The RNA shown here (transfer RNA) has 71 nucleotides and comes from Candidatus Moranbacteria bacterium RIFOXYB1_FULL_43_19. Its Rfam family is "tRNA". The family's RNA type in Rfam is transfer RNA.
[in-house]
């Protein structure tokens, strides 16, 4: 200097263009003399910017970061 993957809660990962969803974690309650365990609430998330769509995590474009090949 080219090409090719990835980007989603705090942490690991899903999601046919149509409510953003699991599992630990965190936070309240019940349960315990207390703590663990359980069970039940509920906060918290789509790298940026722009297009297309009645609508975009998802489709194009650019743009930033990581990893990866080639050279």
């Nucleotide at each position: 200097g080219g090409g090719g993957a990835u980007a989603u809660a705090g942490u690991a990962a899903a999601a046919u263009g149509g409510c953003a969803u699991u599992a630990c974690g965190c936070a309240g309650c019940a349960u315990u003399c207390g703590c663990a365990u359980u069970g039940c609430u509920g906060a918290g998330u789509u790298c940026c910017g722009g297009g297309u769509u009645c609508g975009a995590c998802u489709c194009c474009c650019g743009g930033u970061a990581u990893c990866u090949c080639c050279a």